[in-house]
RNA sequence: UAAGUAGACUGGGUGGCCGCCCUCAAAAAGGGGAGGAAAGUCCGAGCUCCAUCGGGCAGGAUGCUGGGGAAAUCCCAGGAGGGGAAAUUCUACGGAAAGUGCCACAGAAACUACACCGCCGACGAGCCGAUCAGAUUUGGCGCGGGUAAGGGUGAAAUGGUGAGGUAAGAGCUCACCGCGAUGAUGGUGACAUUGUUUGCGGGCAAACCCCAUCCGGAGCAAGGCCAAAUGAGGAGGAUAGUGCCCGUCUUAAACCUCCAGGUAGGCCGCUAGAGGUGGCAGGUAACUGCCAUCCCAGAUAGAUGGUCACCGCCCAUACAUAAAUGGGUACAGAACUCGGCUUACAGGUCUACUUACCAA
Numbered sequence: 001u002a003a004g005u006a007g008a009c010u011g012g013g014u015g016g017c018c019g020c021c022c023u024c025a026a027a028a029a030g031g032g033g034a035g036g037a038a039a040g041u042c043c044g045a046g047c048u049c050c051a052u053c054g055g056g057c058a059g060g061a062u063g064c065u066g067g068g069g070a071a072a073u074c075c076c077a078g079g080a081g082g083g084g085a086a087a088u089u090c091u092a093c094g095g096a097a098a099g100u101g102c103c104a105c106a107g108a109a110a111c112u113a114c115a116c117c118g119c120c121g122a123c124g125a126g127c128c129g130a131u132c133a134g135a136u137u138u139g140g141c142g143c144g145g146g147u148a149a150g151g152g153u154g155a156a157a158u159g160g161u162g163a164g165g166u167a168a169g170a171g172c173u174c175a176c177c178g179c180g181a182u183g184a185u186g187g188u189g190a191c192a193u194u195g196u197u198u199g200c201g202g203g204c205a206a207a208c209c210c211c212a213u214c215c216g217g218a219g220c221a222a223g224g225c226c227a228a229a230u231g232a233g234g235a236g237g238a239u240a241g242u243g244c245c246c247g248u249c250u251u252a253a254a255c256c257u258c259c260a261g262g263u264a265g266g267c268c269g270c271u272a273g274a275g276g277u278g279g280c281a282g283g284u285a286a287c288u289g290c291c292a293u294c295c296c297a298g299a300u301a302g303a304u305g306g307u308c309a310c311c312g313c314c315c316a317u318a319c320a321u322a323a324a325u326g327g328g329u330a331c332a333g334a335a336c337u338c339g340g341c342u343u344a345c346a347g348g349u350c351u352a353c354u355u356a357c358c359a360a
Stems, first nucleotide, its partner, number of pairs: 001356010012311007020033004035331001039342002042340005047219004053247005059215005064078005079093001080091004094210002099208002101204003116151002118147003123144002126141005159177006178200002180197007223268004233259005241249001275294008312329006
């Protein structure tokens, strides 16, 4: 210098004039006024209501180990496996020896593995030829039979490579590896290293299933209060009680279901928090503790805008710089709140690491 990896910050500033919302407050002055994602509505929770407590079933969710955290399908650190030259990144990461099921086509064969092209001709039974007095010698053929090493098919075919052995072959034997079983050592653990082994057809559970752990439901349009109006509302039930069943228990001026009618106004919920910022300490880290300090939107057809001027940044005129001129300045707007994940984002700045080249 170039390419890449991981992470973080910013994404407009200043001034004048006019305007909007909250608070103060009766009116001024004063103070405050959209996000890193406010988006998606994917996961979890705070909070509210359904009276309470217990058991069973169904249904759903998660799935390597340890830690963090209110919890989370989240975060951190590890393990195993995969990608990458590397920094680093991804997870279809419990179980196939409980059972069921699937593996199309091709192929002989895809769960008792019947052999397509082949190889052998030792053993049994034959035929032909040569030598020969005769052949029990020798050569050929292939029937019974042996075989799965070679070839073919396929994502995958009796664990792999090599040597020996055999009639030809085969873990048949051996060496080195792979998988499984098992012992020892190390580690909290997932696992790793190593010894022994007379064991050796696969894959799929994001197929049904099995195992372990967890889960009541509905949701701020939750749920309360006030005012006003209508018609002194009507009919039924012995249950209802937010998946179903059972039990306990509670309710009667109450509760549940259906029909009919009125209202659609105002207030609360609605913002002081699992809160922000700074420092110190502990921890590899996520994070935790202590101290100090701050209050940073609460709208309700839904508020932060308009205009003028100067500047910042980017691009072009333009080969380079300066000036000038022109154009542009991302994604995008709270609606009860918080913790995560995912997606969008012009431009600018910073930190650490990897690789290549060059220079010293």